This is a predicted structure of a 75-nucleotide RNA (transfer RNA) from a Halobacteriales archaeon. The same sequence occurs in records of 3 taxa. Its Rfam family is "tRNA". Gene Ontology term of the family: triplet codon-amino acid adaptor activity. The prediction has a mean pLDDT of 81. Taxonomically the source falls in Halobacteriales (Archaea, Methanobacteriati, Methanobacteriota, Halobacteria). RNAcentral holds the sequence, with entries from ENA and Rfam.
[in-house]
Order: sequence, then C1' cells, then structure tokens
RNA sequence: GGGCCGGUAGCUUAGUCCGGUUAAAGCACCUGGCUCUUAACCAGGUGACCGGGGGUUCAAAUCCCCCCCGGCCCG
Repeated sequence: GGGCCGGUAGCUUAGUCCGGUUAAAGCACCUGGCUCUUAACCAGGUGACCGGGGGUUCAAAUCCCCCCCGGCCCG
C1' cells in the first nucleotide's frame, strides 16, 4: 500500500440481510419487597440517539463517500 471483519448503555452483545413505533436483552448500578442479616430470588427504575464528518431520502444504527481506531490476511 491492497482486501476482509468489527466500533451501539459502565461491560458483553442483538438490531444492518429487506430504511419505517425518536433503539432491545443480559450483567452492573439505584429503590422497594422477601430474609434475623447477607446472598439468591421477585417487582420497579436510571442509563446509548449508534466511532467522526458529509451525502441520498418524507424518513438512516441500517444505503453511498471520506476519515479515525482495533483485529486478521496479502504484498
């Protein structure tokens, strides 16, 4: 230098195929219940507008372009 995969909540991921409810789950955290207490369990709650910028569109995490970061491969 070239090719492929990935970047979404504090963490791990789903959602991208086929654009459409102003984004889902587990863990964690907070509150309450239960318990002699803790843990476990049960109920509720907080939290990301999707790596950055631009474009297409009525509408973009999803499509197109450029760039950044990580992994693998080729030279």